Transfer RNA from a Deltaproteobacteria bacterium, 75 nucleotides, folded computationally. The organism belongs to Myxococcia, within Bacteria.
[in-house]
RNA sequence: GGCCCCAUCGUCUAGCGGUUAGGACGGCAGCCUCUCACGCUGCAGACAGGAGUUCAAUUCUCCUUGGGGUCACCA
Numbered sequence: 001g002g003c004c005c006c007a008u009c010g011u012c013u014a015g016c017g018g019u020u021a022g023g024a025c026g027g028c029a030g031c032c033u034c035u036c037a038c039g040c041u042g043c044a045g046a047c048a049g050g051a052g053u054u055c056a057a058u059u060c061u062c063c064u065u066g067g068g069g070u071c072a073c074c075a
Base pairs, nucleotide, nucleotide: 001071002070003069004068005067006066007065010025011024012023013022018055027043028042029041030040031039048064049063050062051061052060
């Protein structure tokens, strides 16, 4: 350098054009308990950036950024 894959709450992860963007762990608050832990209830928390297509984009296309894989080059 070519090609391919990936990017969603703090972490892991679901999503296959119309979802209130869901779940687990973690966090906070309350309940429970003599206390802690466990357990229960509730709350907050995310679509890498830009452009395009579309009535409508997290989802499709292109570019950029970052990460990974592979091939080639390395006089």